[in-house]
């Protein structure tokens, strides 16, 4: 330099012929307990890496860019 994968709550991951984002763990509240843990019930938390475009509508399609991982090439 070229090609490809990945980027989504604190963490690990889902969500496809575009239809308005969910699960587990963690956190918090309550119940239970002398208390803690465990268990049960519930709650909050996301401008989907960032910018632009297409569309009535974008996590999804197009494009630029950043980060990360891998492959190839160059490297005297």
């Nucleotide at each position: 330099g070229c090609c490809g994968g990945c980027g989504u709550g604190g963490c690990g991951c889902a969500a496809u012929u575009g239809g308005u984002a969910g699960c587990g763990c963690a956190a918090c509240u309550g119940a239970u307990u002398u208390g803690u843990a465990a268990u049960c019930a519930g709650u909050g938390g996301g401008u989907u890496g960032c910018g632009g475009g297409u569309u009535c509508g974008a996590u999804u399609c197009c494009u630029g860019u950043c980060g990360u991982c891998g492959g190839c090439a160059c490297c005297a």